A computed fold for a 268-nucleotide part of an RNA from a seawater metagenome, annotated as large-subunit ribosomal RNA, domain VI.
Its Rfam family is "Bacterial large subunit ribosomal RNA".
Context: one part of a larger RNA
RNA sequence: CGUUUGAGACUUGAGGGGUUCAUUCUCUAGUACGAGAGGACCGAGAAUGACGAACCUCUGGUGUUCCGGUUAUCACGUCCGUGGUAGCGCCGGGUAGCUAAGUUCGGAAAAGAUAAGCGCUGAAAGCAUCUAAGCGCCAAGCUGUUCCCAAGAUAAGGUCUCAAUUUGACUUCGGUCAAUGCAGGGUCCGGGUAGACCACCCGGUUGAUAGGGCACAAGUGUAAGCAUGGUAACAUGUUCAGCGUAGUGCUACUAAUGACCCUGAAGG
Numbered sequence: 001c002g003u004u005u006g007a008g009a010c011u012u013g014a015g016g017g018g019u020u021c022a023u024u025c026u027c028u029a030g031u032a033c034g035a036g037a038g039g040a041c042c043g044a045g046a047a048u049g050a051c052g053a054a055c056c057u058c059u060g061g062u063g064u065u066c067c068g069g070u071u072a073u074c075a076c077g078u079c080c081g082u083g084g085u086a087g088c089g090c091c092g093g094g095u096a097g098c099u100a101a102g103u104u105c106g107g108a109a110a111a112g113a114u115a116a117g118c119g120c121u122g123a124a125a126g127c128a129u130c131u132a133a134g135c136g137c138c139a140a141g142c143u144g145u146u147c148c149c150a151a152g153a154u155a156a157g158g159u160c161u162c163a164a165u166u167u168g169a170c171u172u173c174g175g176u177c178a179a180u181g182c183a184g185g186g187u188c189c190g191g192g193u194a195g196a197c198c199a200c201c202c203g204g205u206u207g208a209u210a211g212g213g214c215a216c217a218a219g220u221g222u223a224a225g226c227a228u229g230g231u232a233a234c235a236u237g238u239u240c241a242g243c244g245u246a247g248u249g250c251u252a253c254u255a256a257u258g259a260c261c262c263u264g265a266a267g268g
Stems, first nucleotide, its partner, number of pairs: 001152001005163007015149004021049007033038001051106005059100004066093005071086006111143002117137004166179005184262004188204005209255003212251005219243002225238005
């Protein structure tokens, strides 16, 4: 821009894409078969591998925004206590998120028409013959089923709902132009389940959208100060303390202000 009024939801599916795997064990059954050794078809069930998708409850990884230990040095006048720098200085752990080695699920079952092949009936050709007329069976393949995308499918689909007001100028009376700005959308703003940008999604005071605050939790591991003991290093008590990022709940304290833009034909 189109889909011939504009818009908001929900959809159909032409068409396209994905998937399409393998193995083991048990029962049937030590049956059929076979002198024995051995050992099934058909059918039923249970697992596994690789591959793929989604996810983070568990097991782990990461987690330079959380906690702790510790070395050197500098600073805060000193002690104490802290902070800076040294690859996060090094080391031990670790929330959210992301993730696999973790968890869950998938390739199931039908159906139709067939290939090679196997048949029935059956003539030409008194026989024979799956074929000439006619009728069956049969593949991981085809169609379809199943999962995803999908009406720019220009043949542009469907359903429901909302709106469709008023005015002026011109007119060849067919209409044209200019305003108004409904339904709705956007700009804008706070953001994230989204993301390179855009888009998408949520929220915008009739508000918990982000930050802050309060409470809690995960985590770390018993803060500082003081007291007691010890010559001291240090230990013990107060103290499962203190701190606490991305998590959970509550709370308008701060910021989502104000405003602007787009947009309407015919019929009744």